[in-house]
RNA sequence: CGAGAAGAGGAGAUCAUCGCUGGCCUUGAUAGCAAUAUCGAGACGGGAGGAAAGUCCGGACACCACAUGGUAACGUAGCGGAUAACGUCCGCCCAUCGCGAGGUGAGGACAAGUGCAACAGAAAGUAUGUACAGGUAAUGCUGUAGUGAAACCAGGUAAACUCUACGUGGUGCAAGCUCAAAUAGGCUUAGGCGUUUCCCGGUAACACGGUCGACUAGGAAGGACCACUUCCGAUGCUAAGCGGGUAGAGUGCUCGAGCCAUUGGGUAACUAAUGGCCUAGAUGAAUGAUGAUUUAAUACAGGAUCCGGCUUAAACCUCUUCUCGGUUU
Repeated sequence: CGAGAAGAGGAGAUCAUCGCUGGCCUUGAUAGCAAUAUCGAGACGGGAGGAAAGUCCGGACACCACAUGGUAACGUAGCGGAUAACGUCCGCCCAUCGCGAGGUGAGGACAAGUGCAACAGAAAGUAUGUACAGGUAAUGCUGUAGUGAAACCAGGUAAACUCUACGUGGUGCAAGCUCAAAUAGGCUUAGGCGUUUCCCGGUAACACGGUCGACUAGGAAGGACCACUUCCGAUGCUAAGCGGGUAGAGUGCUCGAGCCAUUGGGUAACUAAUGGCCUAGAUGAAUGAUGAUUUAAUACAGGAUCCGGCUUAAACCUCUUCUCGGUUU
């Protein structure tokens, strides 16, 4: 110098102007006895990612279910370690690819049973036994050759069924908990208001007849009868109250298996101690726009309960260690 391997970091910066969002402080108006609520104004400081993504694993948390044991189903699979846990990570062994640094591994069992197998070969799994030689009363009975990874047998294959060991209850923050309007429906009370008959035939009017006429399908007392009045019951409306649920609101919600530094332990994953830090919490859902200077920063992309992983996406910049080849000294 060239070609490679493994890993780490970054994901624009500064200034100005105008915004968005929620926090806190000060303050104005309105309502209220007050607590406080609603609508503003101003100042201050906070405001996405390395993957916030896929929702594929593992947990926290919540509710439901649950004596115990087994079966099924699904998952995992060398040995040891890390961890809250894992299918993740670390170390080692083995196999395999690479000259190498290193990469990859779906790495239990085919001596329980079943299945499967290209080409070659006479024959590939209870042999329709090939060629040559030997042998027998007879027989692949014996040896050799040939094909093949494998040939009267312990061959291969479990990213084939299967077996073995171990593990797994279900649903997800739209979980769940609290408050709770209007409308409709339920129950209770009223010493509130109404209705409690109508229709057809028939009669002067009642009576009377009709329920294959309708209704909420009543009764009693007074009145000679009708009307009317009263009481009991039924029912409608109204008012008040109670309880369930919905809309809606609050909570869950972000201080956490947290981040940074130092020191100690460990080959490492990781872990202990000490010190420091607070770093979105929205909800029809904010995190932006413009200009200037500068830069490699133009890609992939955007929270929605929270963590640990895996996988996928991707323009580019910087750094470290190592390998192979060449050249010069």
A computed fold for a 329-nucleotide RNA from Bacteriovorax antarcticus, annotated as Bacterial RNase P class A. Rfam family: Bacterial RNase P class A. From the family's description: Ribonuclease P (RNase P) is a ubiquitous endoribonuclease, found in archaea, bacteria and eukarya as well as chloroplasts and mitochondria. RNAcentral holds the sequence, with entries from ENA. It is recorded under the gene name rnpB.